[in-house]
RNA sequence: GAUUUAUAAAGAAGCGUGGAGAGACUGGCUCUAUGAAACGCUAGCAACCUGGCUCAACAACCAAGGUGCUAAUUCCUGAUCCCAUGAAUGUCUACCGAGUGGUAGACGGGAAAAUAUAAAUU
Numbered sequence: 001g002a003u004u005u006a007u008a009a010a011g012a013a014g015c016g017u018g019g020a021g022a023g024a025c026u027g028g029c030u031c032u033a034u035g036a037a038a039c040g041c042u043a044g045c046a047a048c049c050u051g052g053c054u055c056a057a058c059a060a061c062c063a064a065g066g067u068g069c070u071a072a073u074u075c076c077u078g079a080u081c082c083c084a085u086g087a088a089u090g091u092c093u094a095c096c097g098a099g100u101g102g103u104a105g106a107c108g109g110g111a112a113a114a115u116a117u118a119a120a121u122u
Base pairs, nucleotide, nucleotide: 001122002121003120004119005118006117007116008115013042014041015040016039017038021031022030023029025078027076028075043070044069045068048066049065050063051062052061074114080111081110082109083108090107091106092105093104094103095102096101
């Protein structure tokens, strides 16, 4: 790197070095000199593998050795397919208005795909 299976609405951050990018990709949107990436240290989350307990065997439970993770639902979105076509005289955002208001834009669910991580195989 490839294949298979499982999971992805929960959860968990400080410091130091560093010095401009980051959030996989597209388009958005967001984070970032009140310090990005990366690296180090410490802390934490979770429980896939692992160990323990139990057992006919699982599950559950306990631990935390191997990984992983610690902005935003995998941040949202997506070729294609299926359902719906309504909620809407609605909701959200921006602007305007003294104002119950006006103008503009956006807004459904699922599968699949993609991505990430684990485990196994290669």
Annotation
SAM riboswitch aptamer (S box leader) from an uncultured Cyclobacteriaceae bacterium, 122 nucleotides, folded computationally. It was read from a public genome assembly, where an Rfam model found it. The coordinates come from a structure-prediction model, not an experiment, and the mean pLDDT is 77.